This is a predicted structure of a 108-nucleotide RNA (SAM riboswitch aptamer (S box leader)) from Mobilicoccus massiliensis. Rfam family: SAM riboswitch aptamer (S box leader). Its family is annotated with regulation of gene expression in the Gene Ontology. Its mean pLDDT, the model's own confidence on a scale to 100, is 79.

RNA sequence: AUCCAGACCGGCUGAGGGACAGGCCCGACGACGCCGGGGCAACCGGCCCGCAUCUCGCGGGUGCACGGUGCCAAUUCCUGCGGAGGGCGCGGUUGCCCGCCGGAAGAU
Numbered sequence: 001a002u003c004c005a006g007a008c009c010g011g012c013u014g015a016g017g018g019a020c021a022g023g024c025c026c027g028a029c030g031a032c033g034c035c036g037g038g039g040c041a042a043c044c045g046g047c048c049c050g051c052a053u054c055u056c057g058c059g060g061g062u063g064c065a066c067g068g069u070g071c072c073a074a075u076u077c078c079u080g081c082g083g084a085g086g087g088c089g090c091g092g093u094u095g096c097c098c099g100c101c102g103g104a105a106g107a108u
């Protein structure tokens, strides 16, 4: 800084997994994990193009996808703290529900 998009096939295992909590999901029609191949993306390096140029450098949603990462169920699956707002209930207050904004935590 970004996180509402995108991305599989096969083999080996064998019971759990989705960070944590509460939900809600995925999983013997074999999840998760490991291996091979493939893919998505464009963060870093590199290359290319433009500008500048001694060097350092700047820009490219109008580039490449070579190397290194990452990713390939569900919005980071939802919520978890705070704020104002709307709806419902109640004699009054406490209460419940809904989305919105900002955080926290997590991931890259």
Base pairs, nucleotide, nucleotide: 001108002107003106008037009036010035011034012033016026017025018024020080021079022078023077038072039071040070043068044067045066046064047063048060049059050058051057076105081102082101083100085098086097087096088095